[in-house]
RNA sequence: AUAGGGUUCGGGGAUGGAGUUCCCCAUCAACCGCCGCAAAGGCUGAUAACUCCUACCAGAAC
Numbered sequence: 001a002u003a004g005g006g007u008u009c010g011g012g013g014a015u016g017g018a019g020u021u022c023c024c025c026a027u028c029a030a031c032c033g034c035c036g037c038a039a040a041g042g043c044u045g046a047u048a049a050c051u052c053c054u055a056c057c058a059g060a061a062c
Base pairs, nucleotide, nucleotide: 010025011024012023013022016053017052018051019050020049021048033043034042035041
């Protein structure tokens, strides 16, 4: 110096917060949605999964 492994701390999983669980990454990382040749244009969802809250959308009742 390079490569691999282990441990600790930490970070991430398409827009917010919390709890639980799972997965991923080791900073040139994990991650950064889909349709469309591309552009234009269009589509779903606040979750990785579940529950709750907030925001947004649709419908119904009072």
Model confidence (mean pLDDT): 79 of 100. Fluoride riboswitch aptamer (crcB RNA motif) from Sphingomonas sp. EC-HK361, 62 nucleotides, folded computationally. RNAcentral records the identical sequence in 2 taxa. The sequence is in RNAcentral, with records from ENA, Rfam and Ribocentre.